[in-house]
c-di-GMP-I riboswitch aptamer from a soil metagenome, 80 nucleotides, folded computationally.
The sequence is in RNAcentral, with records from MGnify.
It matches the Rfam family "c-di-GMP-I riboswitch aptamer". Rfam's curators write: GEMM was predicted in a large-scale screen for bacterial structured RNA regulatory elements.

RNA sequence: GAAAAUGGCAAACUCAUCGAAAGAUGAGGACGCAAAACUACGGGUCUAAGGUUUUAAACUACGAUCGCCGGGUUACCGAA
Repeated sequence: GAAAAUGGCAAACUCAUCGAAAGAUGAGGACGCAAAACUACGGGUCUAAGGUUUUAAACUACGAUCGCCGGGUUACCGAA
RNA backbone atom coordinates (compact mmCIF):
# COMPACT_ATOMS: atom_id res chain seq x y z
P G A 1 -0.36 3.07 3.80
O5' G A 1 -0.52 2.38 2.38
C5' G A 1 -0.61 3.16 1.19
C4' G A 1 -0.69 2.23 0.00
C3' G A 1 -1.94 1.35 0.00
O3' G A 1 -2.41 1.18 -1.33
C1' G A 1 0.00 0.00 0.00
P A A 2 -3.67 1.97 -1.88
O5' A A 2 -3.21 2.39 -3.36
C5' A A 2 -1.85 2.58 -3.59
C4' A A 2 -1.54 2.69 -5.08
C3' A A 2 -1.88 1.46 -5.92
O3' A A 2 -3.22 1.54 -6.43
C1' A A 2 0.37 2.08 -6.26
P A A 3 -3.98 0.14 -6.78
O5' A A 3 -3.17 -0.46 -8.03
C5' A A 3 -3.29 0.14 -9.33
C4' A A 3 -2.31 -0.53 -10.28
C3' A A 3 -2.53 -2.02 -10.47
O3' A A 3 -3.51 -2.26 -11.47
C1' A A 3 -0.23 -1.60 -10.07
P A A 4 -4.50 -3.53 -11.22
O5' A A 4 -3.56 -4.66 -10.64
C5' A A 4 -3.68 -5.99 -11.12
C4' A A 4 -2.30 -6.57 -11.40
C3' A A 4 -2.11 -7.99 -10.92
O3' A A 4 -2.63 -8.91 -11.87
C1' A A 4 -0.26 -6.68 -10.26
P A A 5 -3.48 -10.15 -11.41
O5' A A 5 -2.35 -11.11 -10.82
C5' A A 5 -1.33 -11.63 -11.67
C4' A A 5 -0.28 -12.35 -10.85
C3' A A 5 -0.83 -13.34 -9.84
O3' A A 5 -1.13 -14.60 -10.45
C1' A A 5 0.81 -11.98 -8.81
P U A 6 -2.30 -15.47 -9.83
O5' U A 6 -1.59 -16.19 -8.61
C5' U A 6 -0.51 -17.09 -8.85
C4' U A 6 0.18 -17.46 -7.55
C3' U A 6 -0.74 -18.03 -6.47
O3' U A 6 -1.03 -19.41 -6.69
C1' U A 6 0.72 -16.43 -5.51
P G A 7 -2.52 -19.89 -6.96
O5' G A 7 -3.04 -20.35 -5.52
C5' G A 7 -3.87 -19.50 -4.72
C4' G A 7 -3.12 -19.13 -3.45
C3' G A 7 -3.98 -19.02 -2.19
O3' G A 7 -4.25 -20.28 -1.61
C1' G A 7 -2.56 -17.14 -2.34
P G A 8 -5.63 -20.53 -0.86
O5' G A 8 -5.48 -19.63 0.46
C5' G A 8 -4.48 -19.95 1.42
C4' G A 8 -4.46 -18.92 2.53
C3' G A 8 -5.76 -18.78 3.30
O3' G A 8 -5.89 -19.81 4.29
C1' G A 8 -4.95 -16.63 2.77
P C A 9 -7.32 -20.42 4.61
O5' C A 9 -8.00 -19.32 5.55
C5' C A 9 -7.39 -18.94 6.77
C4' C A 9 -7.96 -17.63 7.26
C3' C A 9 -9.46 -17.65 7.55
O3' C A 9 -9.73 -18.18 8.84
C1' C A 9 -8.88 -15.68 6.35
P A A 10 -11.00 -19.10 9.03
O5' A A 10 -12.20 -18.07 8.79
C5' A A 10 -12.36 -16.95 9.65
C4' A A 10 -13.42 -16.01 9.08
C3' A A 10 -14.82 -16.63 9.10
O3' A A 10 -15.75 -15.71 9.64
C1' A A 10 -14.22 -15.94 6.89
P A A 11 -16.89 -16.22 10.61
O5' A A 11 -17.80 -14.92 10.77
C5' A A 11 -17.22 -13.73 11.29
C4' A A 11 -18.09 -12.54 10.95
C3' A A 11 -19.58 -12.75 11.18
O3' A A 11 -19.94 -12.55 12.53
C1' A A 11 -19.22 -11.74 9.07
P A A 12 -20.95 -13.56 13.24
O5' A A 12 -22.32 -13.28 12.46
C5' A A 12 -22.99 -12.04 12.62
C4' A A 12 -24.06 -11.88 11.56
C3' A A 12 -25.14 -12.95 11.57
O3' A A 12 -26.14 -12.67 12.54
C1' A A 12 -24.41 -12.55 9.35
P C A 13 -26.63 -13.88 13.47
O5' C A 13 -27.25 -14.94 12.44
C5' C A 13 -28.41 -14.62 11.68
C4' C A 13 -28.62 -15.65 10.58
C3' C A 13 -28.67 -17.09 11.05
O3' C A 13 -29.97 -17.44 11.54
C1' C A 13 -27.24 -16.93 9.18
P U A 14 -30.10 -18.52 12.69
O5' U A 14 -29.82 -19.91 11.94
C5' U A 14 -30.70 -20.36 10.92
C4' U A 14 -30.20 -21.65 10.32
C3' U A 14 -29.84 -22.73 11.34
O3' U A 14 -30.99 -23.42 11.80
C1' U A 14 -28.14 -22.57 9.70
P C A 15 -31.00 -23.96 13.31
O5' C A 15 -30.09 -25.26 13.25
C5' C A 15 -30.46 -26.37 12.43
C4' C A 15 -29.33 -27.36 12.33
C3' C A 15 -28.73 -27.81 13.65
O3' C A 15 -29.53 -28.81 14.28
C1' C A 15 -26.99 -27.31 12.13
P A A 16 -29.54 -28.88 15.88
O5' A A 16 -28.11 -29.49 16.26
C5' A A 16 -27.80 -30.84 15.89
C4' A A 16 -26.34 -31.14 16.18
C3' A A 16 -25.89 -30.83 17.60
O3' A A 16 -26.26 -31.87 18.51
C1' A A 16 -24.29 -30.01 16.07
P U A 17 -26.56 -31.48 20.05
O5' U A 17 -25.12 -31.17 20.66
C5' U A 17 -24.16 -32.22 20.76
C4' U A 17 -22.79 -31.66 21.10
C3' U A 17 -22.73 -30.87 22.40
O3' U A 17 -22.66 -31.72 23.54
C1' U A 17 -21.55 -29.70 20.70
P C A 18 -23.26 -31.18 24.93
O5' C A 18 -22.20 -30.09 25.43
C5' C A 18 -20.88 -30.51 25.77
C4' C A 18 -19.99 -29.30 26.04
C3' C A 18 -20.53 -28.32 27.07
O3' C A 18 -20.33 -28.78 28.41
C1' C A 18 -19.69 -27.13 25.21
P G A 19 -21.47 -28.46 29.50
O5' G A 19 -21.38 -26.88 29.70
C5' G A 19 -20.21 -26.29 30.31
C4' G A 19 -20.28 -24.78 30.21
C3' G A 19 -21.55 -24.14 30.74
O3' G A 19 -21.58 -24.07 32.17
C1' G A 19 -21.00 -23.15 28.67
P A A 20 -22.88 -24.49 32.97
O5' A A 20 -23.93 -23.36 32.54
C5' A A 20 -25.32 -23.49 32.88
C4' A A 20 -25.92 -22.11 33.10
C3' A A 20 -25.67 -21.13 31.96
O3' A A 20 -26.71 -21.20 31.00
C1' A A 20 -25.05 -20.14 34.03
P A A 21 -26.34 -21.21 29.44
O5' A A 21 -26.01 -19.68 29.12
C5' A A 21 -27.04 -18.69 29.13
C4' A A 21 -26.43 -17.31 29.36
C3' A A 21 -25.56 -16.80 28.24
O3' A A 21 -26.35 -16.12 27.26
C1' A A 21 -24.44 -16.53 30.31
P A A 22 -25.86 -16.04 25.75
O5' A A 22 -24.57 -15.07 25.78
C5' A A 22 -24.73 -13.65 25.82
C4' A A 22 -23.40 -12.99 26.14
C3' A A 22 -22.31 -13.19 25.09
O3' A A 22 -22.39 -12.25 24.04
C1' A A 22 -21.45 -13.66 27.25
P G A 23 -22.47 -12.75 22.54
O5' G A 23 -21.31 -13.83 22.40
C5' G A 23 -19.95 -13.46 22.27
C4' G A 23 -19.06 -14.50 22.92
C3' G A 23 -18.55 -15.60 21.99
O3' G A 23 -17.40 -15.17 21.27
C1' G A 23 -19.38 -16.59 23.97
P A A 24 -17.07 -15.84 19.84
O5' A A 24 -16.48 -17.27 20.24
C5' A A 24 -15.24 -17.37 20.92
C4' A A 24 -14.99 -18.81 21.34
C3' A A 24 -14.90 -19.82 20.20
O3' A A 24 -13.58 -19.84 19.65
C1' A A 24 -16.33 -20.66 21.88
P U A 25 -13.37 -20.18 18.11
O5' U A 25 -13.65 -21.74 18.03
C5' U A 25 -12.78 -22.66 18.68
C4' U A 25 -13.33 -24.08 18.58
C3' U A 25 -13.70 -24.53 17.18
O3' U A 25 -12.56 -24.95 16.43
C1' U A 25 -15.43 -25.12 18.67
P G A 26 -12.54 -24.70 14.86
O5' G A 26 -13.51 -25.83 14.30
C5' G A 26 -13.19 -27.21 14.44
C4' G A 26 -14.33 -28.09 13.98
C3' G A 26 -14.90 -27.75 12.61
O3' G A 26 -14.11 -28.27 11.55
C1' G A 26 -16.67 -28.11 14.12
P A A 27 -14.07 -27.48 10.14
O5' A A 27 -15.50 -27.78 9.50
C5' A A 27 -15.85 -29.10 9.11
C4' A A 27 -17.29 -29.19 8.67
C3' A A 27 -17.74 -28.16 7.63
O3' A A 27 -17.32 -28.52 6.32
C1' A A 27 -19.35 -28.28 9.34
P G A 28 -16.96 -27.34 5.27
O5' G A 28 -18.37 -26.68 4.92
C5' G A 28 -19.33 -27.43 4.18
C4' G A 28 -20.70 -26.79 4.27
C3' G A 28 -20.86 -25.43 3.60
O3' G A 28 -21.02 -25.54 2.19
C1' G A 28 -21.91 -25.40 5.71
P G A 29 -20.35 -24.41 1.27
O5' G A 29 -20.99 -23.03 1.78
C5' G A 29 -22.38 -22.75 1.59
C4' G A 29 -22.74 -21.42 2.25
C3' G A 29 -21.95 -20.25 1.70
O3' G A 29 -22.62 -19.73 0.55
C1' G A 29 -21.91 -20.21 4.09
P A A 30 -21.85 -18.77 -0.49
O5' A A 30 -21.98 -17.34 0.21
C5' A A 30 -21.27 -16.24 -0.34
C4' A A 30 -21.15 -15.18 0.75
C3' A A 30 -20.16 -14.09 0.40
O3' A A 30 -20.59 -12.87 1.00
C1' A A 30 -19.45 -15.16 2.34
P C A 31 -21.33 -11.74 0.10
O5' C A 31 -21.12 -10.40 0.96
C5' C A 31 -22.16 -9.94 1.79
C4' C A 31 -21.62 -9.20 3.00
C3' C A 31 -20.37 -8.36 2.78
O3' C A 31 -20.67 -7.12 2.14
C1' C A 31 -20.22 -9.51 4.84
P G A 32 -19.54 -6.39 1.28
O5' G A 32 -18.68 -5.62 2.37
C5' G A 32 -17.27 -5.49 2.26
C4' G A 32 -16.60 -5.96 3.55
C3' G A 32 -15.09 -5.92 3.53
O3' G A 32 -14.61 -4.63 3.89
C1' G A 32 -15.82 -8.03 4.30
P C A 33 -13.20 -4.13 3.24
O5' C A 33 -12.11 -4.93 4.08
C5' C A 33 -11.95 -4.72 5.48
C4' C A 33 -10.96 -5.71 6.05
C3' C A 33 -9.57 -5.66 5.41
O3' C A 33 -8.79 -4.64 6.02
C1' C A 33 -10.30 -7.91 5.59
P A A 34 -7.98 -3.60 5.11
O5' A A 34 -6.46 -4.00 5.37
C5' A A 34 -5.84 -5.01 4.59
C4' A A 34 -4.42 -5.25 5.06
C3' A A 34 -3.43 -4.14 4.71
O3' A A 34 -2.31 -4.22 5.60
C1' A A 34 -2.90 -6.08 3.48
P A A 35 -2.22 -3.23 6.83
O5' A A 35 -2.07 -4.04 8.17
C5' A A 35 -1.50 -5.28 8.35
C4' A A 35 -2.45 -6.45 8.09
C3' A A 35 -3.42 -6.77 9.23
O3' A A 35 -4.65 -7.28 8.67
C1' A A 35 -2.09 -8.65 8.73
P A A 36 -6.03 -6.98 9.45
O5' A A 36 -6.85 -8.35 9.52
C5' A A 36 -6.44 -9.40 10.38
C4' A A 36 -7.44 -10.56 10.37
C3' A A 36 -7.62 -11.22 9.00
O3' A A 36 -7.95 -12.59 9.18
C1' A A 36 -9.65 -10.17 9.66
P A A 37 -6.91 -13.75 8.72
O5' A A 37 -5.61 -13.51 9.60
C5' A A 37 -5.56 -13.92 10.96
C4' A A 37 -4.33 -14.78 11.22
C3' A A 37 -3.96 -14.91 12.68
O3' A A 37 -4.66 -16.00 13.28
C1' A A 37 -2.07 -14.21 11.48
P C A 38 -5.34 -15.85 14.70
O5' C A 38 -4.10 -15.89 15.69
C5' C A 38 -3.29 -17.04 15.79
C4' C A 38 -2.04 -16.75 16.60
C3' C A 38 -2.26 -16.15 17.97
O3' C A 38 -2.60 -17.13 18.94
C1' C A 38 -0.56 -14.96 16.86
P U A 39 -3.60 -16.76 20.12
O5' U A 39 -2.79 -15.70 21.00
C5' U A 39 -1.66 -16.12 21.76
C4' U A 39 -0.94 -14.91 22.34
C3' U A 39 -1.75 -14.08 23.32
O3' U A 39 -1.66 -14.62 24.63
C1' U A 39 -0.65 -12.65 21.77
P A A 40 -3.01 -14.89 25.46
O5' A A 40 -3.46 -13.45 25.99
C5' A A 40 -2.50 -12.61 26.65
C4' A A 40 -3.22 -11.45 27.32
C3' A A 40 -3.92 -11.81 28.63
O3' A A 40 -3.74 -10.74 29.55
C1' A A 40 -5.50 -10.91 27.11
P C A 41 -2.39 -10.76 30.46
O5' C A 41 -1.54 -9.55 29.84
C5' C A 41 -0.39 -9.08 30.51
C4' C A 41 -0.04 -7.67 30.04
C3' C A 41 -1.21 -6.69 30.06
O3' C A 41 -1.45 -6.17 31.36
C1' C A 41 -0.01 -6.46 28.03
P G A 42 -2.94 -5.69 31.76
O5' G A 42 -3.08 -4.27 31.04
C5' G A 42 -2.32 -3.15 31.49
C4' G A 42 -2.65 -1.92 30.67
C3' G A 42 -4.14 -1.60 30.56
O3' G A 42 -4.65 -0.93 31.70
C1' G A 42 -3.15 -1.45 28.43
P G A 43 -6.17 -1.18 32.15
O5' G A 43 -7.02 -0.47 31.00
C5' G A 43 -7.04 0.94 30.90
C4' G A 43 -7.68 1.39 29.60
C3' G A 43 -9.15 1.04 29.43
O3' G A 43 -10.01 1.90 30.17
C1' G A 43 -8.01 0.62 27.41
P G A 44 -11.37 1.31 30.77
O5' G A 44 -12.27 1.04 29.48
C5' G A 44 -12.77 2.14 28.71
C4' G A 44 -13.37 1.66 27.41
C3' G A 44 -14.58 0.76 27.55
O3' G A 44 -15.77 1.52 27.76
C1' G A 44 -13.09 -0.17 25.97
P U A 45 -16.91 0.91 28.70
O5' U A 45 -17.52 -0.31 27.86
C5' U A 45 -18.21 -0.05 26.64
C4' U A 45 -18.42 -1.34 25.88
C3' U A 45 -19.20 -2.42 26.63
O3' U A 45 -20.60 -2.20 26.57
C1' U A 45 -17.30 -3.38 25.61
P C A 46 -21.51 -2.73 27.76
O5' C A 46 -21.55 -4.31 27.54
C5' C A 46 -22.14 -4.86 26.37
C4' C A 46 -21.95 -6.36 26.33
C3' C A 46 -22.40 -7.11 27.58
O3' C A 46 -23.81 -7.28 27.60
C1' C A 46 -20.30 -7.92 26.89
P U A 47 -24.57 -7.28 28.98
O5' U A 47 -24.24 -8.72 29.59
C5' U A 47 -24.66 -9.90 28.89
C4' U A 47 -24.00 -11.11 29.51
C3' U A 47 -24.26 -11.31 30.99
O3' U A 47 -25.51 -11.93 31.22
C1' U A 47 -21.96 -11.65 30.53
P A A 48 -26.44 -11.50 32.46
O5' A A 48 -25.60 -12.02 33.72
C5' A A 48 -25.37 -13.43 33.87
C4' A A 48 -24.44 -13.66 35.05
C3' A A 48 -25.04 -13.27 36.38
O3' A A 48 -24.98 -14.37 37.30
C1' A A 48 -22.86 -12.32 36.10
P A A 49 -26.29 -15.14 37.72
O5' A A 49 -25.72 -16.51 38.34
C5' A A 49 -26.06 -17.76 37.76
C4' A A 49 -24.94 -18.77 37.97
C3' A A 49 -24.32 -18.74 39.36
O3' A A 49 -25.04 -19.57 40.27
C1' A A 49 -22.61 -18.65 37.73
P G A 50 -25.44 -19.00 41.72
O5' G A 50 -24.04 -18.66 42.39
C5' G A 50 -23.17 -19.71 42.80
C4' G A 50 -21.82 -19.14 43.20
C3' G A 50 -21.86 -18.03 44.24
O3' G A 50 -21.94 -18.55 45.56
C1' G A 50 -20.52 -17.33 42.45
P G A 51 -22.79 -17.79 46.67
O5' G A 51 -22.01 -16.42 46.89
C5' G A 51 -20.72 -16.42 47.50
C4' G A 51 -20.08 -15.04 47.42
C3' G A 51 -20.87 -13.92 48.06
O3' G A 51 -20.67 -13.88 49.47
C1' G A 51 -20.13 -13.22 45.94
P U A 52 -21.89 -13.35 50.40
O5' U A 52 -21.91 -11.78 50.15
C5' U A 52 -20.80 -10.98 50.56
C4' U A 52 -20.95 -9.57 50.03
C3' U A 52 -22.22 -8.84 50.46
O3' U A 52 -22.10 -8.29 51.77
C1' U A 52 -21.86 -8.51 48.14
P U A 53 -23.39 -8.17 52.67
O5' U A 53 -24.21 -6.98 51.99
C5' U A 53 -23.67 -5.65 52.02
C4' U A 53 -24.47 -4.74 51.10
C3' U A 53 -25.94 -4.60 51.47
O3' U A 53 -26.12 -3.63 52.50
C1' U A 53 -25.71 -4.93 49.12
P U A 54 -27.47 -3.63 53.35
O5' U A 54 -28.53 -2.85 52.45
C5' U A 54 -29.76 -2.40 53.03
C4' U A 54 -30.60 -1.68 51.98
C3' U A 54 -30.96 -2.55 50.77
O3' U A 54 -32.28 -2.23 50.35
C1' U A 54 -29.83 -0.60 50.04
P U A 55 -33.42 -3.27 50.60
O5' U A 55 -33.14 -4.36 49.47
C5' U A 55 -33.36 -4.06 48.07
C4' U A 55 -33.32 -5.34 47.26
C3' U A 55 -34.44 -6.33 47.56
O3' U A 55 -34.83 -6.98 46.36
C1' U A 55 -32.36 -7.35 47.97
P A A 56 -36.41 -7.25 46.00
O5' A A 56 -36.48 -7.31 44.43
C5' A A 56 -37.63 -7.92 43.77
C4' A A 56 -38.26 -6.92 42.82
C3' A A 56 -37.39 -6.58 41.61
O3' A A 56 -37.56 -7.52 40.57
C1' A A 56 -38.21 -4.58 42.60
P A A 57 -36.34 -7.79 39.52
O5' A A 57 -35.90 -6.31 39.10
C5' A A 57 -34.55 -6.03 38.73
C4' A A 57 -34.01 -4.87 39.56
C3' A A 57 -32.50 -4.66 39.43
O3' A A 57 -32.21 -3.84 38.31
C1' A A 57 -33.10 -4.72 41.73
P A A 58 -30.84 -4.10 37.49
O5' A A 58 -29.72 -3.47 38.43
C5' A A 58 -29.70 -2.08 38.70
C4' A A 58 -28.72 -1.76 39.81
C3' A A 58 -27.30 -2.24 39.55
O3' A A 58 -26.57 -1.31 38.75
C1' A A 58 -27.97 -2.86 41.74
P C A 59 -25.39 -1.85 37.79
O5' C A 59 -24.21 -2.22 38.81
C5' C A 59 -23.58 -1.20 39.58
C4' C A 59 -22.68 -1.81 40.63
C3' C A 59 -21.60 -2.74 40.08
O3' C A 59 -20.48 -2.02 39.59
C1' C A 59 -22.63 -3.73 41.97
P U A 60 -19.66 -2.60 38.33
O5' U A 60 -18.94 -3.91 38.92
C5' U A 60 -17.90 -3.78 39.89
C4' U A 60 -17.56 -5.13 40.47
C3' U A 60 -17.11 -6.17 39.46
O3' U A 60 -15.73 -6.01 39.14
C1' U A 60 -18.65 -7.13 40.99
P A A 61 -15.22 -6.22 37.64
O5' A A 61 -14.84 -7.79 37.61
C5' A A 61 -14.15 -8.37 38.72
C4' A A 61 -13.62 -9.74 38.33
C3' A A 61 -12.62 -9.73 37.17
O3' A A 61 -11.64 -10.73 37.40
C1' A A 61 -14.40 -11.17 36.66
P C A 62 -10.04 -10.33 37.29
O5' C A 62 -9.35 -11.73 36.95
C5' C A 62 -9.00 -12.64 37.98
C4' C A 62 -9.36 -14.06 37.61
C3' C A 62 -10.41 -14.19 36.48
O3' C A 62 -10.17 -15.39 35.75
C1' C A 62 -11.25 -15.13 38.47
P G A 63 -10.22 -15.39 34.11
O5' G A 63 -11.75 -15.66 33.75
C5' G A 63 -12.27 -16.98 33.72
C4' G A 63 -13.56 -17.03 32.91
C3' G A 63 -13.45 -16.52 31.47
O3' G A 63 -12.96 -17.53 30.60
C1' G A 63 -15.30 -15.51 32.49
P A A 64 -12.00 -17.13 29.38
O5' A A 64 -12.93 -16.21 28.45
C5' A A 64 -13.98 -16.81 27.70
C4' A A 64 -14.81 -15.75 27.02
C3' A A 64 -14.11 -14.94 25.94
O3' A A 64 -14.03 -15.66 24.71
C1' A A 64 -15.45 -13.52 27.29
P U A 65 -12.79 -15.36 23.73
O5' U A 65 -13.13 -13.95 23.07
C5' U A 65 -14.25 -13.81 22.21
C4' U A 65 -14.52 -12.34 21.93
C3' U A 65 -13.37 -11.59 21.28
O3' U A 65 -13.39 -11.79 19.86
C1' U A 65 -14.26 -10.31 23.07
P C A 66 -12.12 -12.50 19.13
O5' C A 66 -10.97 -11.40 19.19
C5' C A 66 -11.22 -10.07 18.71
C4' C A 66 -9.93 -9.42 18.27
C3' C A 66 -9.17 -10.20 17.19
O3' C A 66 -8.77 -9.30 16.15
C1' C A 66 -7.71 -9.60 18.97
P G A 67 -8.67 -9.80 14.63
O5' G A 67 -10.04 -9.27 13.98
C5' G A 67 -10.34 -7.89 13.96
C4' G A 67 -11.84 -7.67 13.83
C3' G A 67 -12.65 -8.34 14.94
O3' G A 67 -13.74 -7.46 15.27
C1' G A 67 -13.43 -9.07 12.84
P C A 68 -14.10 -7.18 16.80
O5' C A 68 -13.64 -5.67 16.96
C5' C A 68 -14.27 -4.61 16.22
C4' C A 68 -14.01 -3.31 16.92
C3' C A 68 -12.54 -2.91 16.98
O3' C A 68 -12.10 -2.28 15.79
C1' C A 68 -13.53 -2.68 19.12
P C A 69 -10.55 -2.40 15.34
O5' C A 69 -9.81 -1.40 16.35
C5' C A 69 -10.09 -0.01 16.31
C4' C A 69 -9.39 0.72 17.44
C3' C A 69 -7.90 0.49 17.54
O3' C A 69 -7.15 1.23 16.58
C1' C A 69 -8.85 0.35 19.69
P G A 70 -5.78 0.60 15.96
O5' G A 70 -4.76 0.65 17.19
C5' G A 70 -4.26 1.92 17.63
C4' G A 70 -3.60 1.81 18.99
C3' G A 70 -2.35 0.94 19.07
O3' G A 70 -1.20 1.58 18.52
C1' G A 70 -3.72 0.50 20.93
P G A 71 -0.03 0.69 17.84
O5' G A 71 0.62 -0.09 19.07
C5' G A 71 1.36 0.64 20.06
C4' G A 71 1.76 -0.28 21.20
C3' G A 71 2.65 -1.45 20.81
O3' G A 71 4.01 -1.05 20.68
C1' G A 71 0.92 -2.23 22.22
P G A 72 4.94 -1.71 19.53
O5' G A 72 5.13 -3.21 20.02
C5' G A 72 5.86 -3.49 21.21
C4' G A 72 5.79 -4.97 21.55
C3' G A 72 6.20 -5.90 20.43
O3' G A 72 7.62 -6.04 20.36
C1' G A 72 4.18 -6.66 21.37
P U A 73 8.31 -6.25 18.92
O5' U A 73 7.88 -7.73 18.51
C5' U A 73 8.37 -8.85 19.24
C4' U A 73 7.73 -10.14 18.74
C3' U A 73 7.87 -10.38 17.24
O3' U A 73 9.15 -10.88 16.88
C1' U A 73 5.65 -10.85 17.93
P U A 74 9.74 -10.52 15.43
O5' U A 74 8.82 -11.37 14.44
C5' U A 74 8.95 -12.79 14.40
C4' U A 74 7.81 -13.42 13.60
C3' U A 74 7.77 -13.08 12.12
O3' U A 74 8.72 -13.81 11.35
C1' U A 74 5.59 -12.99 13.03
P A A 75 9.27 -13.19 9.97
O5' A A 75 8.01 -13.35 9.00
C5' A A 75 7.62 -14.65 8.58
C4' A A 75 6.37 -14.59 7.72
C3' A A 75 6.48 -13.73 6.45
O3' A A 75 7.15 -14.43 5.41
C1' A A 75 4.44 -13.26 7.53
P C A 76 7.86 -13.63 4.22
O5' C A 76 6.69 -13.49 3.14
C5' C A 76 6.15 -14.65 2.53
C4' C A 76 5.18 -14.27 1.44
C3' C A 76 5.67 -13.19 0.48
O3' C A 76 6.51 -13.74 -0.53
C1' C A 76 3.47 -12.68 1.17
P C A 77 7.74 -12.86 -1.11
O5' C A 77 7.01 -11.77 -2.02
C5' C A 77 6.31 -12.18 -3.19
C4' C A 77 5.59 -11.00 -3.81
C3' C A 77 6.48 -9.79 -4.10
O3' C A 77 7.16 -9.94 -5.34
C1' C A 77 4.46 -9.08 -3.06
P G A 78 8.67 -9.42 -5.48
O5' G A 78 8.51 -7.83 -5.49
C5' G A 78 7.71 -7.21 -6.49
C4' G A 78 7.42 -5.77 -6.11
C3' G A 78 8.66 -4.89 -6.09
O3' G A 78 8.44 -3.68 -6.80
C1' G A 78 7.56 -4.84 -3.97
P A A 79 9.49 -3.22 -7.94
O5' A A 79 8.96 -1.76 -8.31
C5' A A 79 9.01 -0.69 -7.37
C4' A A 79 8.22 0.47 -7.94
C3' A A 79 8.49 1.82 -7.30
O3' A A 79 9.65 2.44 -7.84
C1' A A 79 6.16 1.46 -7.45
P A A 80 10.59 3.26 -6.85
O5' A A 80 9.67 4.51 -6.45
C5' A A 80 9.29 5.46 -7.45
C4' A A 80 8.24 6.41 -6.91
C3' A A 80 8.67 7.22 -5.69
O3' A A 80 9.39 8.39 -6.07
C1' A A 80 6.55 6.26 -5.30